[in-house]
The RNA shown here (transfer RNA) has 72 nucleotides and comes from a Candidatus Nanoarchaeia archaeon. The prediction has a mean pLDDT of 84.
RNA sequence: GCCUUCGUAGCUCAGUGGUGGAGCACGGGUUUUGUAAACCUGAGGUCGGGGGUUCAAAUCCCCUCGAAGGCU
Numbered sequence: 001g002c003c004u005u006c007g008u009a010g011c012u013c014a015g016u017g018g019u020g021g022a023g024c025a026c027g028g029g030u031u032u033u034g035u036a037a038a039c040c041u042g043a044g045g046u047c048g049g050g051g052g053u054u055c056a057a058a059u060c061c062c063c064u065c066g067a068a069g070g071c072u
Stems, first nucleotide, its partner, number of pairs: 001071007010024004018055001026042005048064005
C1' cells in the first nucleotide's frame, strides 16, 4: 500500500428498509429476623463520525475514524 470482517445499553451480543431489543449488571418492590437466591417492575442508546438514496435507514451507497485478521 491492497483485501476481508467488525463497531448497537455499563459488559456480552441479536436485529439486513417500516415505533431500537435480549441476557448479565444497575435502581425500586414482594418475600426473609437479616443477607443472598427467586419473582415483579423501572431506568439506561443522536446504532463510531459525516454525507447521500428513499415516503421511511442500525440496515442500502460514498467518505472518514477505530479494532482484528490476511496479502505484498